RNAcentral holds the full RNA, with entries from ENA and SILVA. Small-subunit ribosomal RNA, central domain from an uncultured bacterium, 350 nucleotides, folded computationally. It matches the Rfam family "Bacterial small subunit ribosomal RNA".
[in-house]
Context: one part of a larger RNA
RNA sequence: UUGGGCGUAAAGGGUGCGCAGGCGGUCCUGCAAGUCUGGAGUGAAACGCAUGAGCUCAACUCAUGCAUGGCUUUGGAAACUGGAGGACUGGAGAGCAGGAGAGGGCGGUGGAACUCCAUGUGUAGCGGUAAAAUGCGUAGAUAUCAGGAGGAGCACCGGCGGCGAAGGCGGCCUGCUGGACCGCGACUGACGUUGAGGCUCGAAAGCGUGGGGAGCGAACAGGAUUAGAUACCCUGGUAGUCCACGCCGUAAACGAUGACUACUAGGUGUCGGGGGACGACAGUGUCCCGGUGCCGGCGCAAACGUAAUAAGUAGUCCACCUGGGGAGUACGUCCGCAAGGAUGAAACUC
Numbered sequence: 001u002u003g004g005g006c007g008u009a010a011a012g013g014g015u016g017c018g019c020a021g022g023c024g025g026u027c028c029u030g031c032a033a034g035u036c037u038g039g040a041g042u043g044a045a046a047c048g049c050a051u052g053a054g055c056u057c058a059a060c061u062c063a064u065g066c067a068u069g070g071c072u073u074u075g076g077a078a079a080c081u082g083g084a085g086g087a088c089u090g091g092a093g094a095g096c097a098g099g100a101g102a103g104g105g106c107g108g109u110g111g112a113a114c115u116c117c118a119u120g121u122g123u124a125g126c127g128g129u130a131a132a133a134u135g136c137g138u139a140g141a142u143a144u145c146a147g148g149a150g151g152a153g154c155a156c157c158g159g160c161g162g163c164g165a166a167g168g169c170g171g172c173c174u175g176c177u178g179g180a181c182c183g184c185g186a187c188u189g190a191c192g193u194u195g196a197g198g199c200u201c202g203a204a205a206g207c208g209u210g211g212g213g214a215g216c217g218a219a220c221a222g223g224a225u226u227a228g229a230u231a232c233c234c235u236g237g238u239a240g241u242c243c244a245c246g247c248c249g250u251a252a253a254c255g256a257u258g259a260c261u262a263c264u265a266g267g268u269g270u271c272g273g274g275g276g277a278c279g280a281c282a283g284u285g286u287c288c289c290g291g292u293g294c295c296g297g298c299g300c301a302a303a304c305g306u307a308a309u310a311a312g313u314a315g316u317c318c319a320c321c322u323g324g325g326g327a328g329u330a331c332g333u334c335c336g337c338a339a340g341g342a343u344g345a346a347a348c349u350c
Base pairs, nucleotide, nucleotide: 003322004321005320007304008303012318014201016199017198021194022193023192025088026087027086028085029084031082033081034080035077036076037075038074039073040072041071042070048066049065050064051063052062053061054060091191092188093187095184096183098181103177104176107173108172109171110154114150115149116148117147120144121143125136126135162169163168206247207246208245209244210243211242215241216240220236221235222234223233258317259316260315261314262313263312266295267294268293269292270291271290272289273288274287275286277284278283299306300305323350324349325348332343333342334341335340
């Protein structure tokens, strides 16, 4: 390489958009590149295979036949693929009418809690722990009342609820904006799908410049614990956490499960929308579409499990794996301000 694989054994790219490329719905006409079929030429000899022959056999040698991926040329077929023309509506999209949503971004605004500031009341403790101590407090703390300032997060509602491609998104309000869903369907007419490169977005931490800083809190300091304690516990506390702009580009970026399509028993919740039935106009029960859970059969699976949200049955395209360590290291290259990231070996060893 082939083959076989990729939930947990090695293996799904963090996510989307999308150029090239691959693959692609129904019907008709015609072309004949692929395809199928016939003819002709060529495919040297030796070698190979079959049969026979010659050396006493064999090796060896000789004869005849076959074979020889194929290539060239010519005649024909038109089901399938392809290319051309025409048509269609089921895929896809647009339109109209609706409701749902922590989807995104800007601005504004609310109360609880917390810390701090100044004041009143008030007096000897407070705090903290398994127990303590460091710490705070007679310069009046803790507690409590009313006032002011500040920053950050939004209790209840809240839900295996919702939305988003993923990361992720949660007080309330205005306008801006993306997507999905349901219903109607008289518009377009295959416009689809996947997607190497490429581009985009991308938690936390980290970086740059400027702001902000209540609480929390790496580092650090002290107190304990302990044989020690560079920890776990306690008292403090700087970066950071927050905002704006710009980088970084990683993760157990997980459903450890790529995207899309079709098909394949059921049962039971829940969210959004809709239809018809019964109604006392509260509602009841039923069906359809889209999401999200649980249970479960066939099948699959090494088992665990999975099971219409497949890990089942099939198809298309992409990514990736090929014993452990060395190693996600070295070198080179690209990217980055740096930290580092991406790509990614070998010797050696078991």